A computed fold for an 84-nucleotide RNA from an uncultured cyanobacterium, annotated as c-di-GMP-I riboswitch aptamer. Its mean pLDDT, the model's own confidence on a scale to 100, is 79.
RNA sequence: CUCUCGAAAGGGUACCUUGUUCCGAAAGGACAAGACACAAAUUAGCAGACCUAAGCAUUGCGUAUGGUGGUUGCUAUUGCCGAA
Numbered sequence: 001c002u003c004u005c006g007a008a009a010g011g012g013u014a015c016c017u018u019g020u021u022c023c024g025a026a027a028g029g030a031c032a033a034g035a036c037a038c039a040a041a042u043u044a045g046c047a048g049a050c051c052u053a054a055g056c057a058u059u060g061c062g063u064a065u066g067g068u069g070g071u072u073g074c075u076a077u078u079g080c081c082g083a084a
Stems, first nucleotide, its partner, number of pairs: 006081001012038002016034004021030003036070001043076006049068003055063002
């Protein structure tokens, strides 16, 4: 120096709750505070999974072009530290 691994420190994201108001048909999203957890819970693509049903169809109750990526897997990309 590199790889594997994941202690400490410094950071990152923000489950969920609360509040304010806004966007949306809804699911859900935005902002603020607290902070469950996460070594990629950075980003992107592909394939599934789940949620919603405006519109479309239908006399049944289906369907994503909407959404969740902190829902799973794979691939690529970027990235802090340096204990055992």